[in-house]
Context: one part of a larger RNA
Molecule: large-subunit ribosomal RNA, domain V
Organism: Candidatus Parcubacteria bacterium
């Protein structure tokens, strides 16, 4: 070197299961619940089935009768109106009896007695003037005729079956009679309510992984690299409007702020006055920015163009939307007059569509008129702020879970980076009695390492099994022990420190799944790191990390928890290739 036998697993990101942990999906499902709609149920009310009689108490509605008092006034003036007479031998005043009222003054209303007048107008009071008539309020009695309600009656509906008898065969069923209750319950429509007991569903998005916070439209400024535009969980801030007839609009006229210096009675750091400097610091309702003295900033007159119909041409833009505007026509403000005026010194002060309501209207419309509907025209109705707005209308939990999918996205490991992390070198303040370097070294500087904690998100989610432990190693040297030197603040002995050195060696035991680490006994020492925090197709399975089950704390609850506590299937006695090892042939 080449075959084979036996073997031992370090690889083939070894096989096996289209990852079960994370994430996504306008994906599913099971569960909760003051998520949202709905239904079952249970429950309120009318009405039907559902009918007889009586009491009472309220309602309406008609006859009939009475009632209506501040104070002034004969005195109990309900309103308004007409009205000069009204009643009376069909019995007036008066007196006395009974009855109702009642503001305690009186009013009505009936019988007895009486026998002939009393009241109005007029005066006077007074907001109204009385008798008698009419209409009609307020309150109240009474008849009638409706209907309600409350408490009884009834039986004939309707229920329920006590006894009997029939059809039987029966403690089923139907008939019949009796008895019981009874217009009630039952049931049916319709309504208000209650209502995870059922069901269907919703429960955003960005995101240096996902929660968690944050954030979401508009405006301004920087970033933006000297048109425009231009991203980030980059750096700063404002807005969801405000003014209207004594404007903060419109026009015509006039006018300069504001600070600083000097001067000047009270007077002062600051009041008003003067000069003189600074061109804009000041003012423009509010945020920047960008403009503004010819003023857009202050003041005053007069005012309503803070119009109606329009629109050349442009900017901005995927759209959809947003801006600016020459001129024409009407009518108006102010101006002597050219003119200027279709809000506000520019840019924020926002909400599409549907859909009903509301003005208007010479529209349409089922013969025709009215009316109900619909169209156009106009202005209102949205923290639809997740702000191009899925619905008029919605939270949560899954460790019981499930399915598509991602190495477009977490954990493990690698890989980049090296903040942190360990090492080193430099300068030398200063400690080292004295002396910067025996030792130690502050404030910095430059470098080296990939063992931590990070950071990114490049391989792997159609699987790269994770922590310690046992086993069995292999490496580097920044040496822990033995070796061999240099310096000393080395006397000798034991140290410090620094050089050069990886051959070999680096203990046993107790807690603890523990690495660690703390004890305890030895030793010459008990050294630090790599190897997928070496090593589960080698072993474990004590943590962590499914399904059960319990505490404590959170949640109304389902559940939850880098919190704990018990318990919880390690697949290939089958190795094709690599590699290793023994053996044995060529």
């Nucleotide at each position: 070197c080449c075959c084979g036998c036996a073997a031992u697993u370090a690889g083939a990101c070894g096989a096996a299961a289209a990852g079960a942990c994370c994430c996504c999906a306008u994906g599913a499902a099971g569960c909760u619940u003051u998520a949202c709609u709905a239904c079952a149920a249970c429950u309120u009310g009318a009405c039907a089935u559902u009918g007889u009689u009586g009491a009472c108490g309220g309602g309406u509605a008609u006859g009939c009768g009475c009632u209506g008092c501040u104070g002034a006034g004969c005195a109990u003036a309900c309103g308004u109106g007409g009205g000069a007479g009204a009643c009376u031998u069909u019995g007036a005043a008066g007196u006395u009896c009974c009855g109702c009222c009642u503001c305690u003054g009186g009013g009505c209303g009936g019988g007895a007695c009486a026998g002939a007048g009393u009241c109005g107008c007029c005066a006077a009071u007074g907001a109204a003037a009385u008798a008698c008539c009419a209409c009609g309020c307020u309150g109240u009695g009474u008849u009638u005729a409706u209907g309600c309600g409350u408490c009884a009656u009834c039986u004939a509906a309707c229920a329920a079956c006590u006894u009997c008898c029939c059809c039987u065969u029966a403690c089923c069923g139907g008939g019949g009679a009796u008895c019981u209750g009874a217009a009630c319950a039952g049931u049916g429509u319709c309504u208000g309510g209650u209502g995870g007991g059922u069901a269907g569903u919703u429960u955003a998005a960005c995101u240096g992984g996902g929660g968690c916070g944050g954030u979401u439209g508009c405006c301004u400024c920087c970033u933006a690299a000297a048109a425009u535009g231009u991203a980030a969980c980059g750096g700063a801030g404002g807005c969801g409007u405000u003014u209207a007839c004594a404007a903060a609009g419109g026009u015509c006229g006039g006018c300069u702020a504001c600070g600083c210096a000097c001067g000047a009675a009270u007077g002062g750091a600051a009041a008003c006055c003067g000069u003189g400097c600074g061109c804009g610091u000041a003012g423009g309702g509010c945020a920047a920015a960008c403009c503004c003295a010819c003023a857009a900033g202050c003041c005053g007159g007069c005012u309503u163009g803070a119009c109606u119909g329009c629109a050349a041409g442009a900017c901005c833009u995927a759209c959809a939307a947003g801006u600016c505007g020459c001129g024409c026509a009407g009518c108006u403000a102010c101006g002597a007059a050219a003119g200027u005026a279709g809000a506000a010194g520019u840019u924020a002060g926002u909400g599409a569509u549907c859909c009903g309501a509301c003005g208007a209207u010479c529209c349409a419309u089922a013969g025709u008129a009215g009316g109900a509907u619909g169209g156009u025209c106009g202005a209102a109705g949205c923290u639809c702020a997740a702000c191009g707005g899925a619905u008029a209308a919605a939270a949560g939990u899954u460790a019981c879970u499930c399915u598509g999918g991602g190495g477009a996205u977490a954990a493990c490991a690698g890989g980049c980076u090296g903040a942190u992390c360990g090492g080193g070198u430099c300068c030398a303040a200063g400690a080292g009695u004295c002396c910067a370097c025996a030792u130690c070294g502050a404030c910095g500087a430059c470098c080296c390492g990939g063992u931590u904690u990070g950071g990114c998100a490049c391989c792997u989610c159609g699987a790269u099994g994770u922590c310690g432990g046992c086993u069995c190693a292999u490496c580097g040297c920044a040496u822990c022990c033995u070796g061999g030197g240099g310096g000393u603040g080395g006397a000798g002995a034991a140290g410090c420190u620094c050089c050069c050195a990886a051959g070999g060696g680096u203990u046993u035991g107790g807690c603890u799944g523990u690495u660690c680490g703390c004890c305890a006994a030895u030793u010459a020492a008990a050294g630090c790191g790599g190897u997928a925090c070496g090593u589960g197709a080698g072993c474990u399975g004590g943590g962590u990390u499914c399904a059960g089950a319990a505490c404590g704390u959170c949640g109304u609850g389902a559940g939850a928890c880098a919190g704990u506590u018990c318990g919880g299937u390690c697949u290939c006695c089958u190795a094709u290739c690599u590699a290793u090892u023994g053996c044995g042939g060529g």